[in-house]
Context: one part of a larger RNA
RNA sequence: UCAUCUUGAAGGAACUCGGCAAAAUAACCCUGUAACUUUGGGAUAAAGGGACGAUAAAUUAUAUAAUUUAUCGGGCACAGAAUAGAAGAGAACAACUGUUUACUAAAAACAUAGGACUUUGCAGAGAUAAUACUUUCUAAGUAUAAAGUCUGACACCUGCCCGGUGCUAGCUAGCUAAAAAGAAGAGUUAUAAUAAAAAAAAUUUUUUAUUAAAAACGCUCUUUUUAUAACCUCUAGUAAACGGCGGUCCUAACUAUGAGGAUCCUAAGGUAGCAAAAUCCAUUGUCAUCUAAUUAGUGACCUGCAUGAAUGGUGUAAUGAUUCUCUUACUGUCUCCAAGAUGAACUCA
Numbered sequence: 001u002c003a004u005c006u007u008g009a010a011g012g013a014a015c016u017c018g019g020c021a022a023a024a025u026a027a028c029c030c031u032g033u034a035a036c037u038u039u040g041g042g043a044u045a046a047a048g049g050g051a052c053g054a055u056a057a058a059u060u061a062u063a064u065a066a067u068u069u070a071u072c073g074g075g076c077a078c079a080g081a082a083u084a085g086a087a088g089a090g091a092a093c094a095a096c097u098g099u100u101u102a103c104u105a106a107a108a109a110c111a112u113a114g115g116a117c118u119u120u121g122c123a124g125a126g127a128u129a130a131u132a133c134u135u136u137c138u139a140a141g142u143a144u145a146a147a148g149u150c151u152g153a154c155a156c157c158u159g160c161c162c163g164g165u166g167c168u169a170g171c172u173a174g175c176u177a178a179a180a181a182g183a184a185g186a187g188u189u190a191u192a193a194u195a196a197a198a199a200a201a202a203u204u205u206u207u208u209a210u211u212a213a214a215a216a217c218g219c220u221c222u223u224u225u226u227a228u229a230a231c232c233u234c235u236a237g238u239a240a241a242c243g244g245c246g247g248u249c250c251u252a253a254c255u256a257u258g259a260g261g262a263u264c265c266u267a268a269g270g271u272a273g274c275a276a277a278a279u280c281c282a283u284u285g286u287c288a289u290c291u292a293a294u295u296a297g298u299g300a301c302c303u304g305c306a307u308g309a310a311u312g313g314u315g316u317a318a319u320g321a322u323u324c325u326c327u328u329a330c331u332g333u334c335u336c337c338a339a340g341a342u343g344a345a346c347u348c349a
Base pairs, nucleotide, nucleotide: 001344002343003342004341005340006339007338008337010335011334014333019330028050029049030048031047036041038153052073053072054071055070056069057068058067059066060065074078086328087327088326089325090324091323092322093320094319098110099109114151115150116149117148118147119146120145126137127136129134154315155314156313157312159245160244161243164242165241166238167237168236169235170234173233174232180226181225182224183223184222185221186220187219188218191212192211193210194209195208196207197206198205199204246264247263248262249261250260273307274304285301286300287299288298289297
């Protein structure tokens, strides 16, 4: 000096991002227990008291015991060692128990009961393995079922917009593809005879011309016509589907404000709520409260850069190794360090 412990004057969080760490509380018995509340809770709330031994009496169906009362006794210390809640107040988030990043994140994330929408009549929807038939799960179920999506107890609620995107339905309307059918055009076919030329050892071969068969079908390609499905166009519906939810100017007997008016645009212009919020840039907004002093906390205000209703809105008892703030208790966290124990390191042998 380090590690693990013990103790500490006066103060008592002044430490620090933050009471991190430590201290404090502690089992049992008796008394007593607030706001709030979903009447179950909250609650071991909080806040107090008791406790060792002896003698006597009473009570008791554990009787050499226990409890109560009275009178005494000893110790520095009586739940005599060890093990064994700190408590309270206000707010945020999530209803709750639960789950999660095996090895840096346990949470406000996930799940949840509850709510809503959508799909599916069973040879089904959904999933699974296959791709010829088909198999298996769902389910030995049957719309009070099964599957998918969103929200997330409970209470009060959940406004306006279907123009865009999506989905659903409609359509004797429009539009076209391929197959199919029709028309037109182009291309495409065997051989024989005669003559000429060329090659060759050869009875043969090759090329060209003319004539005949011989005129079509077919096939291929090109152009064009007819014909026609879904989708799309079109017409409606649908937002607990994806989503969206405005400007400008003027105006009331000081000023200010603007109930009101005008105008432009839009599918419709943000309703109820809540609000410097886990959302507020400017910002340490302004006021109040808490402090001697507070960019923190709480309560209000509303000028919401850029709140808002199942991307759920606002409340909410209980719950939480969650997050923020305050109070009591407590302390070497600190003012400010000191002493001691054990081990290590270090120096010497």